[in-house]
Molecule: transfer RNA
Organism: Candidatus Aenigmatarchaeia archaeon
RNA sequence: GGGGUCGUCGUUCAACCUGGCAGGACACCAGGCUCCAGACCUGAUGACGGGGGUUCAAAUCCCCCCGACCCCA
Numbered sequence: 001g002g003g004g005u006c007g008u009c010g011u012u013c014a015a016c017c018u019g020g021c022a023g024g025a026c027a028c029c030a031g032g033c034u035c036c037a038g039a040c041c042u043g044a045u046g047a048c049g050g051g052g053g054u055u056c057a058a059a060u061c062c063c064c065c066c067g068a069c070c071c072c073a
Stems, first nucleotide, its partner, number of pairs: 001072007010026004020056001029043004049065005
């Protein structure tokens, strides 16, 4: 220098191909239970790497950039 895969709550994993209310588990917080704590039950908070484009509507499609990993030179 060229090519490929990937980037989503604090962590991990879906939804993307086929555009239409971003979800699960764990953690954290509050409440219940308990003498207390844990376990268990209920509830709340919390994310689409950045920018631009297409569209009524973009995590999803297109372009550029950033970052991680792999391959080629």